[in-house]
RNA sequence: AAGGUAUUAGUUUAAUGGUUAAAACAUCUAUUUUACACAUAGAAGAGUAAUAGUUCAAUUCUAUUAUACCUUA
Numbered sequence: 001a002a003g004g005u006a007u008u009a010g011u012u013u014a015a016u017g018g019u020u021a022a023a024a025c026a027u028c029u030a031u032u033u034u035a036c037a038c039a040u041a042g043a044a045g046a047g048u049a050a051u052a053g054u055u056c057a058a059u060u061c062u063a064u065u066a067u068a069c070c071u072u073a
Stems, first nucleotide, its partner, number of pairs: 001072007010025004018056001027043005049065005
């Protein structure tokens, strides 16, 4: 320099273009325990890397940018 893949909660992953973006772990609260841990019940936490575009409607499609990784030279 060229090509490709990915970017969603604190972390790891889901979500056919369609009506409050789903879950696990972690965190917090309560019960339990002398206490901790385990267990049970519950709660909070995201508008999807950024900016535009297409569409009645975008996490999903398109373009550019940023970051990470891979391949080639």
Annotation
The RNA shown here (transfer RNA) has 73 nucleotides and comes from Starmerella bacillaris. The prediction has a mean pLDDT of 81. Its Rfam family is "tRNA". Rfam classes the family as a transfer RNA.